[in-house]
């Protein structure tokens, strides 16, 4: 921990006695914590706010299909990441609407950029060679001008990657393959996948503002309603020129009381309250989540707030913990 017996406690039903008629005590019988009753993180039912109205603001969610009352829920699938695999994880719409960010490092970080390197031209200097002694071409170094994004270096990220051709050196400049983008075809309900063609093209951040789509009024059972008992008002403020009220603002609506501080009284009973998107079994549909048919069952409802103790037996030797309006999830 489980099962059984006995005792105790609580709700309910029946019954006996007592009663100040409100109830109290006893007996018998049924039932009496959990998968999470928890965290209160989501979503509802229900109740009230007048109808829960319109707009703005604000918030939540965000691949596809299905399920579900709904959901930060579940199932199946797609894509991406990790992994040897089983599998696990993903705020997973939009960066050719706009605004903006990218620290440090670095030459340059947004229609980028020349620090080193490579290459060309011009000028100067040195060296050796040739010479018809006027020069010529070669090579090294320096300066200036220009080309270049292949290489180095910085970075999380450097305007596709690898290889070949090409070139003064280089470069999608050209070609092949790959990645990306666009178009077409085929398959799929779809996310998407596969194939072909095209011109060569820039990326990143939307848990930054924003854009698009869907949804959202507020407060929570101390909601809220009924009955009974009791009390004492005072001061101030707002209001028919519309207060309070639909708790962000405006419109629209309503129509006579409302609010604050101090003081006084009560703090009792009943309803809401547990039969419900319920549980169990069989069958059917579906990959599944789930749905449907039939049959059966009633399974805590307290309000100082019950659920504990003893004994016996058994095992896998007993964790987390306990209802408070109810239900579906998630998490621990």
């Nucleotide at each position: 921990g489980g099962u059984g017996a006995c005792c105790g406690c609580g709700u309910c039903g029946c019954u006996u006695c007592c009663u100040u008629c409100g109830g109290g005590a006893g007996g018998c019988g049924c039932c009496g914590a959990g998968g999470a009753a928890a965290g209160u993180c989501c979503g509802g039912a229900c109740a009230c706010c007048g109808c829960a109205g319109g707009g703005c603001a604000g918030g939540a969610c965000g691949c596809u299909g299905g399920g579900g009352a709904a959901a930060c829920c579940c199932c199946a699938g797609g894509c991406g990441g990790c992994g040897a695999a089983a599998g696990c994880c993903g705020a997973c719409g939009g960066a050719a609407a706009g605004u903006g960010g990218a620290a440090c490092a670095g030459a340059a970080a947004g229609c980028a950029g020349a620090c080193c390197g490579c290459c060309g031209g011009c000028g100067g200097a040195g060296c050796a060679u040739c010479u018809c002694c006027g020069g010529a071409g070669g090579u090294u170094c320096c300066g200036c001008c220009g080309g270049u994004a292949a290489g180095g270096g910085u970075g999380a990220a450097a305007c596709g990657g690898u290889g070949g051709g090409g070139u003064a050196a280089g470069a999608g400049c050209c070609c092949a393959c790959c990645a990306g983008c666009g178009c077409c075809g085929c398959g799929g309900u779809g996310a998407c996948g596969c194939g072909g063609c095209g011109g060569c093209u820039c990326g990143u951040c939307a848990a930054a503002c924003c854009c698009c789509g869907u949804c959202c009024g507020g407060u929570g059972c101390a909601a809220g309603g009924u009955g009974a008992a009791g009390c004492a008002g005072a001061u101030c403020c707002c209001g028919u020129u519309g207060a309070c009220g639909c708790g962000g603002c405006c419109c629209g609506c309503c129509g006579a009381g409302g609010g604050a501080u101090c003081g006084g009284g009560u703090a009792c009973a009943c309803c809401g309250c547990u039969c419900g998107a319920g549980c169990c079994g069989u069958g059917a549909g579906g990959c599944a989540a789930c749905u449907c048919c039939c049959g059966g069952c009633c399974u805590a409802g307290a309000g100082g707030g019950a659920u504990g103790g003893u004994c016996a037996c058994c095992c896998u030797c007993g964790a987390c913990a306990g209802a408070a309006u109810c239900c579906g999830g998630c998490u621990u």

This is a predicted structure of a 332-nucleotide RNA (Bacterial RNase P class A) from a soil metagenome. The RNAcentral record of the sequence draws on MGnify.